RNA sequence: CGGGCGGGAGAGACCCAUCAGUGGGUCGCCGAAGGGGCAACGCCUCCCCGCAAUCUCUCAGGCCGAUGGACUGCCCG
Repeated sequence: CGGGCGGGAGAGACCCAUCAGUGGGUCGCCGAAGGGGCAACGCCUCCCCGCAAUCUCUCAGGCCGAUGGACUGCCCG
């Protein structure tokens, strides 16, 4: 670093349509797939450039459930 098994959070309400499932609209919200941004520090006369995240943005994704899920325990390579 990869694979398998397990653990794994946060965030909604209203209206309409529908037998249900589900879909649409309005506003609000979450951050832990992914993505973007910044510091110290390094370089340098300066500028530029390089540079982390669980910080930050909320593009994506998510706010019934499932799925997904950063991270993590065990096993194997």

Predicted 3D model of a 77-nucleotide RNA (Glycine riboswitch aptamer) from a soil metagenome.